A computed fold for an 80-nucleotide RNA from a Pontiellaceae bacterium, annotated as Pistol ribozyme. Its Rfam family is "Pistol ribozyme". On this family, see Weinberg et al., Nat Chem Biol 2015: "New classes of self-cleaving ribozymes revealed by comparative genomics analysis". Rfam links the family to the GO term catalytic activity.
């Protein structure tokens, strides 16, 4: 001095052209991502739509499951 640990801003920490993680005090613990204010990316929940897939079946509806979108809502936590 760049970069990275979701985004700003401040800390802590890591690599040195790469973007990663045995690092970010320790330890239980969560889906919650190192801390702390915002944020609401990811992620979790509830509700819609759509596609697919099981069940039933002449066929649609019902049900269930996976998946995409859009709407609302949490934004962990304790102990040392």
């Nucleotide at each position: 001095a760049u970069u990275c640990g979701u985004c700003u801003g401040a800390g802590c920490g890591a690599a040195u052209u790469c973007a990663a993680a045995u690092a970010g005090c320790u330890c239980u613990a969560u889906a919650a991502g190192c801390u702390c204010a915002g944020a609401g990316c990811g992620u979790c929940c509830a509700g819609g739509u759509g596609a697919c897939c099981g069940c039933c079946c002449u066929u649609u509806c019902u049900c269930g499951g996976u998946u995409a979108c859009c709407u609302g809502g949490g934004g962990a936590a304790g102990a040392g």
Model confidence (mean pLDDT): 81 of 100.